[in-house]
RNA sequence: GGGGUUGUAGCUCAGCUGGGAGAGCACUUGACUGGCAGUCAAGAGGCCACGGGUUCGAGCCCCGUCAACUCCACCA
Numbered sequence: 001g002g003g004g005u006u007g008u009a010g011c012u013c014a015g016c017u018g019g020g021a022g023a024g025c026a027c028u029u030g031a032c033u034g035g036c037a038g039u040c041a042a043g044a045g046g047c048c049a050c051g052g053g054u055u056c057g058a059g060c061c062c063c064g065u066c067a068a069c070u071c072c073a074c075c076a
Base pairs, nucleotide, nucleotide: 001072002071003070004069005068006067007066010025011024012023013022019056027043028042029041030040031039032038049065050064051063052062053061
């Protein structure tokens, strides 16, 4: 330098064929318990890596950029 995969909540990840942004763990509050742990219930937390475009409508499609992983090439 070229190809491929990936980027969504604090963490690990889903999100189908473009229309509701979600799960588990963690966190907060409450109940049970003398307390801890544990269980149960409720809640908070994201404008989906960044910037544009298409569309009535984009996490999803298109372009560019950045980052991680990986393969190839080049130099040594």
Model confidence (mean pLDDT): 82 of 100. This is a predicted structure of a 76-nucleotide RNA (transfer RNA) from a Candidatus Krumholzibacteriaceae bacterium. Taxonomically the source falls in Candidatus Krumholzibacteriaceae (Bacteria, Candidatus Krumholzibacteriota, Candidatus Krumholzibacteriia, Candidatus Krumholzibacteriales). Its Rfam family is "tRNA". Rfam describes the family as follows. Transfer RNA (tRNA) molecules are approximately 80 nucleotides in length. It is annotated as a transfer RNA.